[in-house]
Molecule: c-di-GMP-I riboswitch aptamer
Organism: uncultured Gemmata sp.
Order: sequence, then C1' cells, then structure tokens
RNA sequence: AAAGGGCUAACCCGCCGCGAGGCGGGGGCGCAAAGCCACGGGCCUGCGGUCUCCCCACCACAACGGCCGCAGGUCGCCUGGUUGCCGAA
Repeated sequence: AAAGGGCUAACCCGCCGCGAGGCGGGGGCGCAAAGCCACGGGCCUGCGGUCUCCCCACCACAACGGCCGCAGGUCGCCUGGUUGCCGAA
C1' cells in the first nucleotide's frame, strides 16, 4: 500500500456550569496521534482595577471598548512533552 478497526466538527436532545465550555445520546465535517498532558504563545469566559465620550455653574458621571491583574476554558489553534495499532512489494 491494502484490509480490519479507532476518534467524531457543525447541528439536535438531556444533564452540569454565571459564562467560555464540559459530560452522555444521536449525528458525521473531518482526523494517522482528532490518544494523553494547559508548561509557553494565541483565542475565549467570569470577576476586579484602570483608561477613554457627551454634557457641565455646582453637584453628579461611562462600557458591551482598550490595557493590566486574578480565576477559569480550549490539546479539533500553534508549539512542546509523553505513549502508541496495522503495515505488502
């Protein structure tokens, strides 16, 4: 190569979670590590801090956005680590 098998995206249903998302069932776009591990980067979520508008005599005054921190999620985003099936000529 071939053959036998494996996993299962979107979507639907049930349950869990504030959420990202997870688990189970259906499903099947794809996957040769789409097995496992959140260490690094990315992305996403929650909370807190901070910055930014208009208006304004005084008083009062922003976030669904940017940045930072904390806590999480994603290994089917990338990198890294680790284990591993079949395999003819």